[in-house]
Annotation
Two RNAs folded together computationally: RNase P RNA and transfer RNA, 436 nucleotides in total. The coordinates come from a structure-prediction model, not an experiment, and the mean pLDDT is 77.
RNA sequence: AGUAGACCGGGUGAUCGCGGGGAGCGCUGGCUCCCCGAGGAAAGUCCGAGCUCCGGAGGGCAGGGUGCUGGGUAACGCCCAGUGGGGGUAACCCUAAGGAAAGUGCCACAGAGAAUAGACCGCCAUUGCACUGCAAUGGUAAGGGUGAAACGGUAAGGUAAGAGCUUACCAGUAUCACCGGCGACGGUGAUAGCUCGGCAAACCCCACCCGGAGAAAGACCAAAUAGAAGAGGAGAAGUAGCCCGCUUCGUUCGACUCUCGGGUAGGUCGAUGGAGGCCGGCGGUAACGCCGGUCCUAGAUAAAUGAUCACCACUCCUUCAUUACGCGGGAGUACAGAACUCGGCUUACGUGUCUACUUU
RNA sequence: GGGCCGUUAGCUCAAUUGGCAGAGCAAGGGACUCUUAAUCCCUAGGUUGGAGGUUCGAUUCCUCCACGGCUCACCA
Numbered sequence: 001a002g003u004a005g006a007c008c009g010g011g012u013g014a015u016c017g018c019g020g021g022g023a024g025c026g027c028u029g030g031c032u033c034c035c036c037g038a039g040g041a042a043a044g045u046c047c048g049a050g051c052u053c054c055g056g057a058g059g060g061c062a063g064g065g066u067g068c069u070g071g072g073u074a075a076c077g078c079c080c081a082g083u084g085g086g087g088g089u090a091a092c093c094c095u096a097a098g099g100a101a102a103g104u105g106c107c108a109c110a111g112a113g114a115a116u117a118g119a120c121c122g123c124c125a126u127u128g129c130a131c132u133g134c135a136a137u138g139g140u141a142a143g144g145g146u147g148a149a150a151c152g153g154u155a156a157g158g159u160a161a162g163a164g165c166u167u168a169c170c171a172g173u174a175u176c177a178c179c180g181g182c183g184a185c186g187g188u189g190a191u192a193g194c195u196c197g198g199c200a201a202a203c204c205c206c207a208c209c210c211g212g213a214g215a216a217a218g219a220c221c222a223a224a225u226a227g228a229a230g231a232g233g234a235g236a237a238g239u240a241g242c243c244c245g246c247u248u249c250g251u252u253c254g255a256c257u258c259u260c261g262g263g264u265a266g267g268u269c270g271a272u273g274g275a276g277g278c279c280g281g282c283g284g285u286a287a288c289g290c291c292g293g294u295c296c297u298a299g300a301u302a303a304a305u306g307a308u309c310a311c312c313a314c315u316c317c318u319u320c321a322u323u324a325c326g327c328g329g330g331a332g333u334a335c336a337g338a339a340c341u342c343g344g345c346u347u348a349c350g351u352g353u354c355u356a357c358u359u360u
Numbered sequence: 361g362g363g364c365c366g367u368u369a370g371c372u373c374a375a376u377u378g379g380c381a382g383a384g385c386a387a388g389g390g391a392c393u394c395u396u397a398a399u400c401c402c403u404a405g406g407u408u409g410g411a412g413g414u415u416c417g418a419u420u421c422c423u424c425c426a427c428g429g430c431u432c433a434c435c436a
Base pairs, nucleotide, nucleotide: 001358002357003356004355005354006353007352008350010312011311012310013309014308015307016306018037019036020035021034022033023032024031025030039335043346044345046344047343048342049341050340051214052213053212054211063210064209065208066207067206068082069081070080071079072078083097084095085094086093087092098205099204103203104202105199106198107197120144121143122140123139124138125137126136127135128134129133152170153169154168155167156166157165171195172194173192174191175190176189177188178187179186180185218269219268220267221266227260229259230258231257232256276295277294278293279292280291281290282289283288313333314332315331316330317329318328320326361435362434363430364429365428366427367426370385371384372383373382379416387403388402389401390400391399409425410424411423412422413421
């Protein structure tokens, strides 16, 4: 100078205050005492689950997600161990890493040509003009030039000039065989001139997975008011019907009383002990699993967990002194904050502490 | 608490099979006019919210952040 991992997240005391629980007094206003009271990320809400309600014979399509191999797990897009590729002198780190030899599509500009390629310059042959240059036709991918990318590389042979056209070696691909590995894959050998561009975080193909909504889920209790719900109903007035001239009777409305379903305000539960933490032993390279012991301590609902003072710790500034130590004074001590609960990921954070390792 | 959108010039907005980021208004300069306005011409102005990745190449595709909006007509 750097790499990896683990841990911590100022401490003690006093006073005042806030949320929850318990006990006692008091008795329905409360008072006293005791106990407990944020995090590694409580965050973002990016994945996976528990739990709840709704839906659902089974299968398929559509849609979404994941994508090397093996393992772990309740599950995962997470973790562990490896394989291939890439970076670094190294410790070590990164890796959306199936298929482009199924199909479709795209590859701007430049360039002759951008994908069963291509003749602009150059090289070569023939012919014509012409007299060593021009033109036409044809051959040619070795060289130049363009581009992010130009259809293997080097050498020799070969040829009019050239070319995997041929040969040797190298690189790659495909097929086959053997060896190692559970596997991804690695190693060795043989054969084939086979040399086949890139993009799938373009459509797509292949394999596997996925029902939807989310605690404002959901369950229970339940005022007031209202009710074209049911029952009872004093007395008076009115209305309608029977009758029809009146009375009586019947029906409806009816103050009031009781019941009633649904359910608002409000309240209770869901809701805090769980795939839990720590220690030890065993199995496993590890993630993790099994067994035993031990511990548990937020639970609010517009939302509590705070403030002040003193001392100490650390960092910075500064007076005196000055090599430094030291004394005094001042300032500062992050990110952030539960809201049903877990397992992960990501992001924020201290010029924090410790351990191991690498390079100079 | 959960859910869904957006971010491009000073302002309002465009930009599609990924290929030179543009328009209107505003700003500056010039012309016209006695002057101003209107009109005409020209010019400048961009980290496409930030960072990383895929790709030859990213406003566009992917990931992680930041900010803003929707609110009982997104959900009781």